[in-house]
Molecule: Glycine riboswitch aptamer
Organism: Actinomycetota bacterium
RNA sequence: ACUUUGGCUGGCCGAGAGAGUCCUUGUGUAGGACCGCCGAAGGGGCAAGCCCACCGGGGUAAAACUCUCAGGCAAAAGGAAGCUGGCCGCAUC
Repeated sequence: ACUUUGGCUGGCCGAGAGAGUCCUUGUGUAGGACCGCCGAAGGGGCAAGCCCACCGGGGUAAAACUCUCAGGCAAAAGGAAGCUGGCCGCAUC
């Protein structure tokens, strides 16, 4: 120096689904019970492939798939991915 890639951090964008019912009550965006629902914080599960074993299989292994534990279902907040700024590092020249 440009490109690749990783970490931290700021900005932009950013979906889904009951402001559900009942009870308690100190009236709180509180606590409890019940029913319905969502998938994009986080977490769990696995296919090809690869490895081991040698025909029964075992290990490893991703996601926006799947589970719905956690979280969420007016607004606010949160929010994966994407775009972009700053700082630090890896690789290359």